[in-house]
Context: one part of a larger RNA
C1' cells in the first nucleotide's frame, strides 16, 4: 500500500425566520391532582405567560402623548392579529462537526540510574627517581661546606589491575536504544569502590556542561482540573435537477482573523420602473495642441540698459573691449502639480422606439474579503522583471473541446445525452498526421528559412551579394576597362638646408613656354640625384559606362555550460511575397432521436402544443434513493428453502430496484406514516487480517 469493521453538524434550553395545523381579540396552560393503567393515555388544574395602547425621566395624560408660551414645528405612536403545538433554516448558551498541541494548576510517586553529603568497610602487580633527617670521612677557631653511605618524601615518574574515554576505523533495521578494535589519559590520590543513610520538582544536587534528579530535564513522573485553549493544519461519508459568487471599499493590537457594505441564493412585487440603439439638452479641462495668454524652464543669432576689465588730463566727462548681461527683435522647442485653447469616449437629464435579458422590495441562507495572466491608459522601477501600485476591458480562477510540438489564462469556440451524419472557425493540406507533392506570377541560394506574439532565440554598424525603382553625369564627333605610345621646356621655381633637384618643411599672382597632352606635380623611391608611376593626351578596341538615393530578399556582426535538431523526418520548395480554386478541421452551427427546467397558450390531468434554456469551484435552493428501529392497514412470502453470498437477465437519468439459477439454513417484506448511533477513499485516522 491492500481488505473488513469502526470513524466527524448531535442533544437540551432561549429568542428569531419560514412551512403545516388548532383556536382567534384572543391563545396556551405549568407544577400538581384524579381515573385507566403499559417509561403510556384521558380528564381536571387559569397560578402564570404572550397579545389586545401608547407617550413621557416622572407626576401623569391617553388615540394620542412628549418638548414647548403655542391651537407653531418636530419625535415616538394610533387607523385591529395574535397565540399554542409540530417540523425545517440559521443564531445564542453549553465541549457544540471530529481529531491534534507547546503549556498552566492541584494532589501524589520517585535519589535501586545519577549529583552531592554522612556513616562504616574494601582496593591499588612491578619498576624508577632518591626530599628531609641520619651515619662515617674530609673540612672549619666554631659554623658553613664537600664526598661516600644510609634514609624513603612526593595531588613525583614508567606501567598492569582499577577508573577513564584522546584519535581513527567499524557499527548505524547494530551483537549493543552509546558497543567493538587499535590508540590514548590517570593509576598514593581533590584516587577508585562495596554496603547503609540523607537532600524532591521552580525544589534538590551541581570543581558550572543548563549538567544530573530511574533510556525522560531551560523545570521529572503519575493521576486529576479536562472534552484546557488552538483567529491554525488535516479530515468530514448516497443520487439527480435549478441558480451561481468573491479575492473589492471602510474599520479593526488589524493585516492568512473579524464587522458593515458590495457581489450569490431564496421569497415577493411587477405594464412601465430598468436598459441597448437614436434624437435633443447639459456639466467638464483629459488626449492633443499652444505659450508675442499666465507661471516656470529653454537653444542659436541680432541689438545692448547696466555691470566687470583697460586707457585717461583718473574730480567729472570721454574712449576701447575677445567678459557677464536686463529688455526688445528673428529663428526653434519644453512642462503631472503651466493653459489663450481643446476633442473622442464616458457621465447626467429629457424624448421617442424596441425588448423582457433588466429593475424594485423583504431581509431567511451564504460564501468571499491571499487573486492571477493578457490588451489598453498611467504611477513606480532602468519607457528592467513571470516586478510592483491604480484605472478600463477580457479570460483563467470556477471552462471541457480545436489550434499553438508540448504549455491556467495567446488564437478559435462556451460541453444536457446519443449518432461509423452535414457545414464551417482558428489553424492547416510531402511523410509521421485528416486534407493540394493544386494553379498563376515574383524573390531568396544563405538550409537563410520552414518561429503570429510572450517565455525566446537581437541590434548598432560593415560589405562591388542579388532583384526592382528614382535622379544626375560620360558615350559611334567612339565613352568605361585593358593594351601601345607620350607624359616635355624655363627649372635643380623661390626660401630653407650639409643636401632639398615635382615628392622633409615654408612661400607663391603654383607662372609661363612648346604642345595632341603633360601638375612648379598622385604615390613608391634616393643621402641628394637617378629610377618606377599617376593626373593628362593620342592610337587601338567597338557599346554601353559611372555616381547617388529609395525599396525587397539575403550576408558578416552571432558567444554558455550533459547530445544535438525547424515538433521530427526532411525540404531548393515542402522557404518567402502577391493572387486563384478546392479540401481537411471543434463538444461551434445544422440534421435525426431522447431527457430535464422555465415561460406562453390551451387543458379534466406532467396532458398537449410552441418557444427559450440546461459548463461550473465556494455557496444557496429543489426533488429523490438506501440503511436500522417503531406505529398503522391487515395482509403477503418462507424448510416445496427467509436473510446473507456468488453468477446472470431486466428496469430506472441516477442513488438504486426487480427477477432467475446455485449457495445458505430461519426468518423476511410491499403499502401509508414516524424516529434516527442513517450512507466513507482519504483525517502521517482507528482495531483486526492476510
Nucleotide at each position: 500500500a491492500c481488505c473488513u469493521g469502526c470513524g466527524a453538524g448531535u442533544u437540551g434550553c432561549c429568542g428569531u425566520c419560514g412551512g403545516c395545523g388548532g383556536c382567534g381579540a384572543g391563545g396556551c396552560u405549568a407544577a400538581g391532582u384524579g381515573c385507566c393503567u403499559g417509561a403510556g393515555g384521558c380528564a381536571c388544574g387559569g397560578a402564570g405567560c404572550c397579545g389586545g395602547a401608547g407617550c413621557g425621566a416622572a407626576a401623569g395624560c391617553g388615540a394620542g402623548u412628549c418638548c414647548g408660551a403655542a391651537c407653531a414645528g418636530g419625535g415616538c405612536g394610533c387607523c385591529g392579529a395574535g397565540u399554542c403545538g409540530c417540523c425545517g433554516g440559521a443564531g445564542g448558551c453549553a465541549g457544540a462537526c471530529g481529531c491534534g498541541a507547546a503549556a498552566c494548576c492541584g494532589a501524589g510517586u520517585g535519589a535501586u540510574c545519577u549529583a552531592c553529603g554522612c556513616a562504616u568497610g574494601g582496593u591499588c602487580a612491578g619498576g624508577a627517581u632518591g626530599u628531609a633527617g641520619g651515619a662515617c670521612a674530609g673540612g672549619u677557631a666554631a659554623c658553613a661546606c664537600u664526598g661516600u653511605c644510609u634514609g624513603g618524601a612526593g595531588g613525583u615518574c614508567c606501567g598492569a589491575a582499577c577508573c577513564g574515554g584522546u584519535a581513527a576505523g567499524c557499527g548505524u533495521u547494530g551483537a549493543a536504544a552509546a558497543g567493538c578494535u587499535u590508540u590514548c589519559g590517570g593509576a598514593u590520590g581533590a584516587a577508585c569502590u562495596g554496603u547503609g543513610c540523607g537532600u524532591a520538582g521552580g525544589a534538590g544536587u551541581g570543581a558550572a556542561a543548563g549538567g544530573c534528579c530511574a533510556a525522560u530535564c531551560a523545570a521529572a513522573c503519575u493521576c486529576g482540573g479536562a472534552g484546557a485553549u488552538a483567529g491554525c493544519u488535516c479530515g468530514u461519508a448516497c443520487u439527480c435537477c435549478c441558480c451561481g459568487a468573491a479575492a473589492u471599499g471602510c474599520a479593526u493590537u488589524u493585516a492568512g482573523g473579524u464587522g458593515c457594505a458590495g457581489c450569490c441564493c431564496g421569497g415577493g412585487c411587477g405594464a412601465g420602473a430598468c436598459u441597448a440603439c437614436c434624437g435633443c439638452g447639459g456639466a467638464g479641462g483629459u488626449a492633443g495642441a499652444g505659450c508675442g495668454a499666465c507661471c516656470g524652464a529653454u537653444a542659436g543669432g541680432a541689438u545692448g540698459c547696466g555691470a566687470g576689465g583697460g586707457c585717461u588730463u583718473c574730480g567729472c566727462c570721454g574712449c576701447c573691449u575677445a567678459u557677464c548681461a536686463a529688455g526688445u527683435c528673428c529663428u526653434g522647442a519644453c512642462g503631472a502639480a503651466c493653459u489663450c485653447c481643446g476633442a473622442a469616449u464616458g457621465c447626467c437629464g429629457c424624448g421617442a422606439c424596441a425588448u423582457g435579458a433588466u429593475g424594485c422590495c423583504c431581509g431567511g441562507g451564504a460564501g468571499u474579503g491571499a487573486g492571477g495572466g493578457c490588451g489598453c491608459g498611467g504611477g513606480u522601477g532602468c519607457u528592467a522583471a513571470g516586478g510592483u501600485c491604480c484605472g478600463c476591458g477580457u479570460c483563467c480562477g470556477a471552462g471541457a473541446g480545436a489550434g499553438g510540438a508540448a504549455c491556467a489564462a495567446c488564437u478559435c469556440a462556451g460541453a444536457c445525452c446519443a449518432c461509423c451524419g452535414u457545414c464551417c472557425a482558428a489553424g492547416g493540406c510531402c511523410c509521421c498526421g485528416a486534407a493540394a507533392u493544386c494553379c498563376g506570377g515574383g524573390c531568396u541560394g544563405a538550409g537563410u528559412u520552414g518561429a503570429a506574439g510572450g517565455c525566446a532565440a537581437u541590434a548598432a554598424c560593415g560589405a562591388g551579394g542579388u532583384g526592382g525603382g528614382g535622379c544626375c553625369g560620360c558615350a559611334g564627333c567612339g565613352a568605361c576597362a585593358g593594351c601601345u605610345a607620350g607624359g616635355a621646356u624655363g627649372u635643380u621655381g623661390g626660401c630653407u638646408u650639409g643636401g632639398a633637384a615635382g615628392c622633409a618643411g615654408c612661400c607663391a599672382u603654383u607662372c609661363a613656354u612648346u604642345u595632341a597632352a603633360a601638375g612648379a606635380g598622385u604615390g613608391c623611391g634616393u643621402a641628394a640625384c637617378a629610377g618606377c608611376u599617376c593626373a593628362c593626351u593620342a592610337g587601338u578596341c567597338g557599346a554601353g559606362u559611372g555616381g547617388u538615393c529609395c525599396c525587397g530578399c539575403g550576408u558578416g556582426g552571432a558567444u554558455a555550460a550533459u547530445a544535438a535538431u525547424c515538433g521530427g523526418g526532411c525540404a531548393u520548395a515542402a522557404g518567402u511575397c502577391c493572387g486563384u480554386u478546392g479540401c481537411c478541421g471543434a463538444a461551434g452551427c445544422c440534421g435525426u432521436g431522447g431527457a430535464a427546467u422555465c415561460c406562453u397558450g390551451a387543458u379534466g390531468a406532467c396532458u398537449c402544443a410552441g418557444g427559450a434554456u440546461u459548463g461550473g469551484u465556494a455557496g444557496g435552493g429543489g426533488a429523490g434513493c438506501a440503511u436500522u428501529c417503531c406505529g398503522g392497514u391487515a395482509g403477503c412470502c418462507g424448510u416445496c428453502g427467509a436473510a446473507g453470498g456468488c453468477a446472470u437477465g431486466g428496469c430506472g437519468c441516477g442513488a438504486g430496484c426487480c427477477g432467475u439459477g446455485c449457495u445458505g439454513g430461519a426468518g423476511g417484506c410491499c403499502c401509508c406514516g414516524g424516529a434516527a448511533a442513517a450512507g466513507c477513499a482519504a483525517a502521517u485516522g482507528u482495531a483486526g487480517g492476510g

Large-subunit ribosomal RNA, domain II from Klebsiella pneumoniae, 690 nucleotides, folded computationally. RNAcentral holds the full RNA, with entries from ENA. The source organism's lineage runs through Bacteria, Pseudomonadota, Enterobacteriaceae, Klebsiella and Klebsiella pneumoniae complex. Its Rfam family is "Bacterial large subunit ribosomal RNA".